[in-house]
RNA sequence: GAAAACGGCAAAACUGUCGAAAGGCAGUGACGCAAAGCCACGGAUCUUCUCACUUUUCAAGUGAUGACCGCCGGGUUACCCAA
Numbered sequence: 001g002a003a004a005a006c007g008g009c010a011a012a013a014c015u016g017u018c019g020a021a022a023g024g025c026a027g028u029g030a031c032g033c034a035a036a037g038c039c040a041c042g043g044a045u046c047u048u049c050u051c052a053c054u055u056u057u058c059a060a061g062u063g064a065u066g067a068c069c070g071c072c073g074g075g076u077u078a079c080c081c082a083a
Stems, first nucleotide, its partner, number of pairs: 001080001008033002013028006031070001037076003041073003045067002051063005
């Protein structure tokens, strides 16, 4: 990153499976993606089995240490072409 090439990834949905959940993994499947490769480092968002705290206590609420990199930013590595 103007035009190409070799290629890559795979949303929703469905099925199976793991998990308390959010969600993960595998298959089918392509909505999209030029880092939709990798890292939860900052913010956002989602979840609350356990745990902590609070309350009007058979319960409810709040809080990540859980999740998400296909929400934004940051870090890091890389293919092709041009220069």
Background
c-di-GMP-I riboswitch aptamer from Paenibacillus sp. N3.4, 83 nucleotides, folded computationally. It matches the Rfam family "c-di-GMP-I riboswitch aptamer". Its family is annotated with cyclic-di-GMP binding in the Gene Ontology. Model confidence (mean pLDDT): 84 of 100. The sequence is in RNAcentral, with records from Rfam.